Record summary:
SAM riboswitch aptamer (S box leader) from Peptococcaceae bacterium UBA5318, 104 nucleotides, folded computationally. Model confidence (mean pLDDT): 83 of 100. The organism belongs to Peptococcaceae, within Bacteria. Its Rfam family is "SAM riboswitch aptamer (S box leader)". Its family is annotated with regulation of gene expression in the Gene Ontology.

RNA sequence: UUCUUAUCCAGAGAAGGUGAGGGAAAGGCCCGAUGAACCUUCGGCAACCUCCAGUGAUUCUGAAAGGUGCUAAUUCCUCCGGAGAAUACCCGGAAAGAUAAGAA
Numbered sequence: 001u002u003c004u005u006a007u008c009c010a011g012a013g014a015a016g017g018u019g020a021g022g023g024a025a026a027g028g029c030c031c032g033a034u035g036a037a038c039c040u041u042c043g044g045c046a047a048c049c050u051c052c053a054g055u056g057a058u059u060c061u062g063a064a065a066g067g068u069g070c071u072a073a074u075u076c077c078u079c080c081g082g083a084g085a086a087u088a089c090c091c092g093g094a095a096a097g098a099u100a101a102g103a104a
Stems, first nucleotide, its partner, number of pairs: 001104008013042005021031003026078003043071003048067002052062003075096001079093004
């Protein structure tokens, strides 16, 4: 990098450094000098893998030490179909993306 599978309406930030961008892409709409992104430290959330305990069990429940991940907005929204007076709201599905595990 590619492929497969699962999940994506829940949850969780302070300090220091630095100083203008950031939210994948395009459009929109937002966030940002009351400090963006990034780096460091210390937290936190979650439970994909592993481990441990319970369980008849490969299931299920719990736990949170290890490997990841995450810590504004549903994956911020968008496309298609349904429903609707409707560009609102709602329902279903897709595409793209993210994360994990496995494979090449």